[in-house]
Molecule: Bacterial RNase P class A
Organism: Microbacterium sp. RB-01
């Protein structure tokens, strides 16, 4: 120089002009005057890597302290990380690539049941269509039939009851034998998954668990409209059930709680506060670890709401595309910035992205 494979950032800058939220702050105005309301002005701040789907794990809050058992659901190599987990990270086994590297819904087929479309003679304690060989009989002959053997070839299928080469046969066939797969045993290594190696066994055990199932680990419910405070309004009435235990925790039983609960008419209210954002949070440096991540220290952190504010335009620049101009670095005009938006908080995973940057690594090829 071309081609690739991972990983990591970043997601327009600068100014002006007008506007929106919150909150401090003044001003004006009203009010039930330690305060609130509208309202005006100021000052500071104001979404993202995905803020998104809500798909997993957990915080927190209620309801037994969160209980037993059934049924239900999740996961599934192996060892560690973490609050937690379907996620991380190293291994290991199989599979795809020369390779960096990526992909695996990766337990259990000797517990039992069941299934295996189609196609094929045969789909599982199998099978014989072609075929091939020994025998008989017809026929001059090609060849036909009958009765045997086989199961190397062919053929059907996703899958035909170990593979390749001899040996040995009429022809064959683990029938013998080497080799490779493979059971079983032992031996080394390794936390382990599992590897390695040796001896023995002719080979028994086909494939499906994303069919039921079996094994092992995990899972009480409900959500921020949890769930707590305070203010203020109303007007009962009727009917069903309930201390022989209702509603509720949990579908279902136990078991626990203990007085309402449910319908139908009819009235009143639709308000304020906490919960709420300093956390399992982030960067840095040391340090343990291959690593994920722990541990120690410093430092940093100004949306939060109420159906919910973050915006437009203008100017100058940065990308980026177009088309012209030039041998060429480039110049000139025009376009022109993706996905997408907090609403109780966090790891995760998924998915979406104009574009732009940086770093390791692999294969080719050339020079040196």
């Nucleotide at each position: 120089u071309g081609g690739g494979u991972c990983g990591a950032c970043u997601g327009g800058a600068c100014g002006g002009u007008c506007g929106c939220g919150u909150u401090g702050c003044g001003g004006g105005u009203g009010g039930u005057u330690u305060c609130c309301g509208c309202u005006c002005g100021u000052a500071c701040c104001g979404a993202g890597g995905a803020a998104c789907g809500u798909c997993c794990g957990g915080g927190c809050u209620c309801c037994a302290u969160a209980g037993g058992g059934c049924a239900g659901g999740g996961c599934g190599g192996u060892g560690g990380g973490u609050a937690a987990c379907a996620c991380c990270c190293a291994c290991c086994c199989g599979g795809a690539g020369c390779a960096a590297u990526c992909c695996g819904c990766g337990a259990g087929a000797c517990a039992g049941u069941g299934c295996c479309a189609c196609a094929g003679a045969g789909a599982g304690c199998a099978g014989a269509c072609c075929g091939c060989c020994a025998g008989g009989a017809c026929g001059c002959g090609a060849g036909u039939c009958c009765c045997g053997g086989u199961a190397a070839g062919g053929g059907u299928g996703a899958a035909a009851g170990g593979g390749u080469g001899g040996u040995g046969u009429a022809a064959g066939a683990g029938a013998c034998c080497a080799c490779c797969g493979g059971g079983u045993u032992c031996g080394c290594g390794g936390u382990g998954a599992c590897g390695c190696g040796a001896a023995c066994c002719g080979c028994a055990c086909g494939g499906c668990a994303a069919a039921c199932c079996u094994c092992g680990c995990c899972c009480g419910g409900a959500g921020c409209a949890a769930g707590g405070c305070c203010a203020g309004a109303c007007a009962g009435g009727g009917g069903a059930u309930g201390c022989a235990g209702a509603c509720g925790c949990u579908g279902c039983c136990c078991g626990c709680c203990g007085a309402g609960u449910c319908c139908c008419c009819g009235g009143g209210u639709a308000g304020g506060c906490c919960g709420c954002u300093a956390g399992a949070a982030c960067g840095g440096c040391a340090u343990g670890g291959c690593a994920a991540c722990g541990u120690g220290u410093c430092g940093u952190c100004g949306a939060g709401a109420g159906a919910g504010a973050u915006g437009a335009c203008c100017g100058u620049c940065c990308a980026c595309g177009a088309a012209g101009c030039g041998c060429g670095a480039g110049c000139u005009u025009c376009c022109g910035g993706a996905c997408a938006g907090a609403a109780c908080c966090c790891g995760g995973c998924g998915u979406a992205c104009a574009g732009g940057u940086c770093g390791a690594c692999c294969c080719a090829u050339u020079c040196g």